[in-house]
Context: one part of a larger RNA
Molecule: small-subunit ribosomal RNA, 3' major domain
Organism: uncultured bacterium
RNA sequence: UGACGGGGGCCCGCACAAGCAGUGGAGUAUGUGGAUUAAUUCGAUGCAACGCGAAGAACCUUACCAGGUCUUGACAUCAAGUGCAAGUCCCAGAGAUGGGAUCCUCUCUUCGGAGGCACGAAGACAGGUGGUGCAUGGUUGUCGUCAGCUCGUGUCGUGAGGUGUCGGGUUAAGUCCCAUAACGAGCGCAACCCCUACCGUUAGUUGCCAUCAGGUCAAGCUGGGCACUCUGGCGGGACUGCCGGUGUAAGCCGAGAGGAAGGUGGGGAUGACGUCAAAUCAGCACGGCCCUUACGUCCGGGGCUACACACGUGUUACAAUGGCAGGUACAGAGGGCAGCUACCCAGCGAUGGGAUGCGAAUCUCGAAAGCCUGUCUCAGUUCGGAUUGGAGGCUGAAACCCGCCUCCAUGAAGUUGGAUUCGCUAGUAAUCGCGCAUCAGCCAUGGCGCGGUGAAUACGCACCCGGGCCUUGCACA
Numbered sequence: 001u002g003a004c005g006g007g008g009g010c011c012c013g014c015a016c017a018a019g020c021a022g023u024g025g026a027g028u029a030u031g032u033g034g035a036u037u038a039a040u041u042c043g044a045u046g047c048a049a050c051g052c053g054a055a056g057a058a059c060c061u062u063a064c065c066a067g068g069u070c071u072u073g074a075c076a077u078c079a080a081g082u083g084c085a086a087g088u089c090c091c092a093g094a095g096a097u098g099g100g101a102u103c104c105u106c107u108c109u110u111c112g113g114a115g116g117c118a119c120g121a122a123g124a125c126a127g128g129u130g131g132u133g134c135a136u137g138g139u140u141g142u143c144g145u146c147a148g149c150u151c152g153u154g155u156c157g158u159g160a161g162g163u164g165u166c167g168g169g170u171u172a173a174g175u176c177c178c179a180u181a182a183c184g185a186g187c188g189c190a191a192c193c194c195c196u197a198c199c200g201u202u203a204g205u206u207g208c209c210a211u212c213a214g215g216u217c218a219a220g221c222u223g224g225g226c227a228c229u230c231u232g233g234c235g236g237g238a239c240u241g242c243c244g245g246u247g248u249a250a251g252c253c254g255a256g257a258g259g260a261a262g263g264u265g266g267g268g269a270u271g272a273c274g275u276c277a278a279a280u281c282a283g284c285a286c287g288g289c290c291c292u293u294a295c296g297u298c299c300g301g302g303g304c305u306a307c308a309c310a311c312g313u314g315u316u317a318c319a320a321u322g323g324c325a326g327g328u329a330c331a332g333a334g335g336g337c338a339g340c341u342a343c344c345c346a347g348c349g350a351u352g353g354g355a356u357g358c359g360a361a362u363c364u365c366g367a368a369a370g371c372c373u374g375u376c377u378c379a380g381u382u383c384g385g386a387u388u389g390g391a392g393g394c395u396g397a398a399a400c401c402c403g404c405c406u407c408c409a410u411g412a413a414g415u416u417g418g419a420u421u422c423g424c425u426a427g428u429a430a431u432c433g434c435g436c437a438u439c440a441g442c443c444a445u446g447g448c449g450c451g452g453u454g455a456a457u458a459c460g461c462a463c464c465c466g467g468g469c470c471u472u473g474c475a476c477a
Base pairs, nucleotide, nucleotide: 001477002476004473005472007471008470009469010468011467012466013465016460019424020423022421026316027315028314029313030312031311032310033309034307042053043052064302065301067299068298070296073125077124078123081119082118083117084116087102088101089100090099091098092097106115107114108113127291128290130289132287136285137284138280139279140278141276143274148187149186150185151184152183153182154163155162156161167178168177169176193268194267195266196265198236199235200234201233202232203231204230207226208225209224212223213222214221239262242256243254244253245252246251318417322376323375324374325373326372327371328370334365335364336363339358340357343354344353345352346351383414388409389408390407391406392405393404394403430453431452432451433450434449435448436447
């Protein structure tokens, strides 16, 4: 000087408390451990691994396994030489591959050749998701969006180092004020950026429809208009600016005014010096090491989906604030041409057959909870839907291992869950549906977004956890 203390003081945080809804019990989905296996590829392992890499494992992916192949190689550059490719078909084979047939066949040309493609001896070399994240770059997690981390000059100290950065207030904040052997400055904080809430202005098509006219069963449907809504460009607006109180000041208090918004308005992006030899050699790059007829490469098949069990994360429930049936209303954000599909027809349905519009503010994909009416009447039930049988649909060469969906039948556990433990302070929790990426299809109940409905509680800081500042002790560095 730090770190540490079941030392002290001050102060924060959904840290506790106060509340709401969950987890832990059941079924199921998914990840992991374990055990299994020819293989169940690899990595991630307290917080900060475990719906994680994976925003899509039937083949492919794929790295794993058994088997069948190749050896200058699936891929790159150089290269003697030969040829003109390609495509189509036949035979053997699981295919890779091997054999054969057909086709007489590339572009440019100064007709010398050049380019491209294929075959190809011999080699230089390729190749490796082989090892090392404790050799590394880059990137990332975490403490933590915590308020800290430093420097120059000066000054104090033999020195390590101190001071500044401490103290008194204040703040979300090393934020600001006062004081001061310090005076200044940098990286952080804040602001500048984006979205959202209000207004003005500008522009009106594909959006809108107040007024006028036409028109319809109805409808911005048509003329017309750009007022309104909305869209998107530019501005304004909030600054403790004003008032009252308090204080030296910074600031704080006020069910104060005005205002759409009030004290950082809400949300996002933004992550200081550093810590964990944290993570990643399997995204990529890269040092040195290792393999080189194999640890490289191609192929069909299997596996990554297995299952006594254990754990994590979800999901569906156990019902009446509910289930079922009928009727009826209202979003936002996105996607769409090998696509989204109105509408019509067939089918109980998944879907199929037609057909039309739209590369989309034009067409299209489209809400549910809600509301109204009826029924069920507390039951393992008209709750719950696992499992299984049957019949179908779709994608795709191909759904046996191992896809999703529909219909009929079946109807398991489950009656609110021990110790424990997680999230959340407002348009939040809870609850309801919708969209997107990946993608032929999909094991999505995941992830990322979007809107609808919409709470309860916070006395407070004794305690648990984490953190900041000052101080003290110290057997630690």